[in-house]
RNA sequence: AGCCUGGUCCCGUGCGGCGGCGCGCGGCGAACCCCGCCAGGGCCGGAAGGCAGCAACGGUAAGUCGAUGACGUCGGGUGCCACGGGAUCGCCGGGCUUGA
Numbered sequence: 001a002g003c004c005u006g007g008u009c010c011c012g013u014g015c016g017g018c019g020g021c022g023c024g025c026g027g028c029g030a031a032c033c034c035c036g037c038c039a040g041g042g043c044c045g046g047a048a049g050g051c052a053g054c055a056a057c058g059g060u061a062a063g064u065c066g067a068u069g070a071c072g073u074c075g076g077g078u079g080c081c082a083c084g085g086g087a088u089c090g091c092c093g094g095g096c097u098u099g100a
Stems, first nucleotide, its partner, number of pairs: 001097008009086006015079002018075005025066004034059003042051003
């Protein structure tokens, strides 16, 4: 000096990781306008009984708090990640050839 090749740059696909959200788990959570069961009391009845039904109790909803595995989804100045394609001859590295 020449040639080849890899990285740096761009795009795509995928993997892992971090964070948010959703699903699922547990707690709290409606005096009444949710459910169940309805003491007392009320109503109907000659009676037997029946009816509606407040509180309490139990459950649940919207919501909220907590822990967090898997799954789904979203995101990135996540990764001495993987594969493929492109750009460039600017920089870095490797190999071969030739000359000094």